[in-house]
């Protein structure tokens, strides 16, 4: 280097819940526990989803309400980029 990840070994991450804190909110931190993960490592570029402050637009009493709207999120939805442990052929 490339192949796959069947078997070991050494770690690793970490859905959900519970406490705690940020946030309007989706969702995020961190503690403990362990659903899972060989890129469940990084990246919001593209598609996708989630929320909807501000705004606009409906209404209107100055309002409620009800659409829209990412500059918020989500890599553990998917593609594209970037990196990389271990031992096997």
């Nucleotide at each position: 280097g490339c192949u796959a990840g069947a078997a070991a070994a050494a770690g690793g991450c970490a859905a959900g819940a519970u406490a705690a804190g940020g946030g309007a909110a989706a969702c995020u931190u961190u503690a403990u526990c362990a659903c899972g993960c060989a890129a469940a490592a990084c990246c919001a570029c593209c598609g996708g989803c989630c929320u909807g402050u501000c705004g606009a637009c409906u209404g209107u009493u100055u309002a409620a309400u009800g659409u829209c709207u990412a500059u918020g999120g989500u890599a553990g939805c998917g593609g594209a980029g970037u990196u990389g442990c271990c031992g096997a052929g």